[in-house]
């Protein structure tokens, strides 16, 4: 990189270096010189997987000890479809899918 499976409404920032962008993409809408993205240091959240423990086991519990992974906003909303509901329009709830994220297996 592709494939397959899970999960995706909660949860958790401060400092230093940096200098204008960041929120995947498009539209919207939002952060952002009271400092954007990135590197860095220190904290912190979490039970994907690994170990450990408990426990006959469990597609049961616990535990950040190891790999990740994360710390604005439901994956920030919406983008294709479907049902209801409103209406002149312009919408709204739901809910299924795509897309993307992260873990895990495989090629």
């Nucleotide at each position: 990189u592709u494939c397959u499976u899970a999960u995706c409404a909660a949860g958790a920032g401060a400092g230093g270096u940096g200098g204008a962008g960041g929120g995947a993409u498009a539209g919207g809408c939002c952060c952002u010189a009271u400092g954007a993205a990135a590197c860095c240091u220190c904290g912190g959240c979490a039970a994907c997987a690994g170990g450990u423990u408990c426990g006959a086991a469990a597609c049961g519990a616990a535990u950040a000890c190891u790999g990740u992974g994360c710390c604005a906003a439901u994956u920030c909303c919406u983008g294709c479809g479907g049902a209801c509901a409103a209406u002149u329009u312009c919408u709204g709830u739901c809910u299924g899918a795509a897309a993307g994220a992260u873990g895990a297996g495989a090629a």
Record summary: The RNA shown here (SAM riboswitch aptamer (S box leader)) has 107 nucleotides and comes from Mesobacillus subterraneus. The organism belongs to Mesobacillus, within Bacteria. Its mean pLDDT, the model's own confidence on a scale to 100, is 85. It matches the Rfam family "SAM riboswitch aptamer (S box leader)". Gene Ontology term of the family: regulation of gene expression. Clan: SAM clan.